[in-house]
RNA sequence: CUUCGGUUGGGGUAAACUUCGCGAAAGCGAAGGACGCUAAAAUCAUGGGUCUAAGGUGCUAAUUUCACACACUGAAAUUACGCUAGGAUCGCCAGAUUACAAGC
Numbered sequence: 001c002u003u004c005g006g007u008u009g010g011g012g013u014a015a016a017c018u019u020c021g022c023g024a025a026a027g028c029g030a031a032g033g034a035c036g037c038u039a040a041a042a043u044c045a046u047g048g049g050u051c052u053a054a055g056g057u058g059c060u061a062a063u064u065u066c067a068c069a070c071a072c073u074g075a076a077a078u079u080a081c082g083c084u085a086g087g088a089u090c091g092c093c094a095g096a097u098u099a100c101a102a103g104c
Base pairs, nucleotide, nucleotide: 006104007103008102011038012037013036017032018031019030020029021028022027035091042097043096044095046094047093048092049089050088051087055084056083057082058081060080061079062078063077064076065075066074067073
């Protein structure tokens, strides 16, 4: 002098929650606030996972309307429910890229 590991500190970041804004929602942004993290809790939704379901969809259910004199049946609409990502999450994991620092 360089590298690796441990540790203390600086510096950085900022969960829950509150307020305002955006969004259909998940969630995101700003301010306050610190549960944590710290060389990547920096950047990228590429792979997996998770969350949401506006839109789309359904041998699903209910209601209403229309066709038929009624019923049956058929069609449409609404609501509920299920499925679905081009939505969200990098502070879930992996991968890629970039990247501080004093002392012991």